[in-house]
RNA sequence: AAUCUUAUACCGCUGAAUUCGAUUUCUUGAAACGGGGGAACCAUUUAUUGGCUCAAAGCCAACUGGGGUGAAUCCUUUUGCAAAAGGUAGGGCGACUCUUUACGCCCGAAUCCGUCAGCUAACCUCGUAAGCGUCUGAAGAGAGGAUGG
Numbered sequence: 001a002a003u004c005u006u007a008u009a010c011c012g013c014u015g016a017a018u019u020c021g022a023u024u025u026c027u028u029g030a031a032a033c034g035g036g037g038g039a040a041c042c043a044u045u046u047a048u049u050g051g052c053u054c055a056a057a058g059c060c061a062a063c064u065g066g067g068g069u070g071a072a073u074c075c076u077u078u079u080g081c082a083a084a085a086g087g088u089a090g091g092g093c094g095a096c097u098c099u100u101u102a103c104g105c106c107c108g109a110a111u112c113c114g115u116c117a118g119c120u121a122a123c124c125u126c127g128u129a130a131g132c133g134u135c136u137g138a139a140g141a142g143a144g145g146a147u148g149g
C1' cells in the first nucleotide's frame, strides 16, 4: 500500500414498519404512517354435472371455490412428476429534493383467511417487522453549506 473477514458508530436502501412518553424493565400510552371489516347510491346477477319431477319451480348429492397483504401477473420450453430455464405485465436502485431524459444493475417472491367479505360515510379493528450496502450522466426548477468582500 492492497485485499479479505469481524465488530461498533454514522449515513444510506427495500418496506407502512418511525418518533416521543410512562413504567411493574417487559409491558403500555400517544402521535405519525400503513392494512382489514363496515350503509345509502352505484355495481354485480345466482358456476358445473347428476338424480327426483310430464315439465317448471324447488329439493338432494357430487365437485368446484372465493378473497386479502405485496411490484411480484401471465406465457413458452424441457421433463413421468417435481424442479429448472427463457421471456413478460409490473416494481426498485445508481447519495441534496422534484420533473424529464439517456445509460447501467437488480426484483418479478412469499404468505394469510377458511367456504366468507364489491364500493362504502359514521363506526369497529389490526400492524409498526424482517432483510441489506448502492454511489453514471444531462437539462430545468428549488433548497442548503463553505470561503471572500
Base pairs, nucleotide, nucleotide: 011133012132013131014130018031019030020029021028022027032128033127034126035125036124037123042118048062049061050060051059052058065116066113067112068111069110074087075086076085077084090107091106092105093104094103096142097141098140099139100138101137102136

c-di-AMP riboswitch aptamer (ydaO/yuaA leader) from Scopulibacillus darangshiensis, 149 nucleotides, folded computationally. The sequence was found by an Rfam model in a public genome assembly. Its mean pLDDT, the model's own confidence on a scale to 100, is 76. The organism belongs to Scopulibacillus, within Bacteria.